[in-house]
RNA sequence: GUCCCCAUAGCUUAAUGGAUAGAGUAAAGGAUUGCGGAUCCUUGGGUGAAGGUUCGACUCCUUCUGGGGACA
Numbered sequence: 001g002u003c004c005c006c007a008u009a010g011c012u013u014a015a016u017g018g019a020u021a022g023a024g025u026a027a028a029g030g031a032u033u034g035c036g037g038a039u040c041c042u043u044g045g046g047u048g049a050a051g052g053u054u055c056g057a058c059u060c061c062u063u064c065u066g067g068g069g070a071c072a
Stems, first nucleotide, its partner, number of pairs: 001071007010025004018055001027043005048064005
């Protein structure tokens, strides 16, 4: 330099172009307990950035950013 793959919550991840983006784990609060742990209930927290297509975009297209890989 050319090409390919990936980017969603603190972490691991799901979501056929269509319901308020859903779980596990972690965190906070509560119940329980002599105190913890375990268990149960509740809560907050997310689509890498910009543009485009579409009635509607995490999803499709373009560029950029970051990470990984192949070739030279």